A computed fold for a 74-nucleotide RNA from Paenibacillus polymyxa, annotated as transfer RNA. The prediction has a mean pLDDT of 81. The organism belongs to Paenibacillus, within Bacteria. The sequence is in RNAcentral, with records from ENA, GtRNAdb and Rfam. Its Rfam family is "tRNA". It is annotated as a transfer RNA.
RNA sequence: CGGGGUAUAGCGCAGCCAGGUAGCGCGCAUCCUUGGGGUGGAUGAGGCCGCAGGUUCGAAUCCUGUUACUCCGA
Numbered sequence: 001c002g003g004g005g006u007a008u009a010g011c012g013c014a015g016c017c018a019g020g021u022a023g024c025g026c027g028c029a030u031c032c033u034u035g036g037g038g039u040g041g042a043u044g045a046g047g048c049c050g051c052a053g054g055u056u057c058g059a060a061u062c063c064u065g066u067u068a069c070u071c072c073g074a
Stems, first nucleotide, its partner, number of pairs: 001073007010026004020057001028044005050066005
């Protein structure tokens, strides 16, 4: 320098192909259960999707640029 992959909640991931107001597990908070703890159960908080722009009535999703990490080639 060229090409590919990844980036979504505190952590690990799905959703993207085929656009329609963001989900799962663990963790966290409160409550129930217990003599207490653990286990189990109920409820709840927490992200607008790496960043910027474009298309669209509508973008995590499509398009362009760009950043970080990573792989391959030179």